[in-house]
Molecule: c-di-GMP-I riboswitch aptamer
Organism: Chloroflexota bacterium
RNA sequence: CACCGAUAACGGCAAACCCUUCGAAAGAGGGGGGCGCAAAGCCACGGGCCUACUGCUCUCAGGAGAGAGCUAAGGUUGCCGGGCUGCCGAA
Numbered sequence: 001c002a003c004c005g006a007u008a009a010c011g012g013c014a015a016a017c018c019c020u021u022c023g024a025a026a027g028a029g030g031g032g033g034g035c036g037c038a039a040a041g042c043c044a045c046g047g048g049c050c051u052a053c054u055g056c057u058c059u060c061a062g063g064a065g066a067g068a069g070c071u072a073a074g075g076u077u078g079c080c081g082g083g084c085u086g087c088c089g090a091a
Base pairs, nucleotide, nucleotide: 004089005088012037013036017032018031019030020029021028022027035078041084042083043082045081046080047079048076049075050074055070056069057068058067059066060065
């Protein structure tokens, strides 16, 4: 230095759940909480997954309207891959 990762040290982050705010929803922000995490630090770039206000198509209906399918421009990095950066040092 690279790999690697201790029941080590200094510290860090924070799942479910509860309160609250935003959002059509998925979900997100704040407070509490603590399941876990060695990149659970940063970037939605590739794949996956979630949602469907909107848009398109179809069905029903006299109509207003209702329903179904598809749709990311919305999300998720605590699903995986990739990129950038980084603390410690037993085996």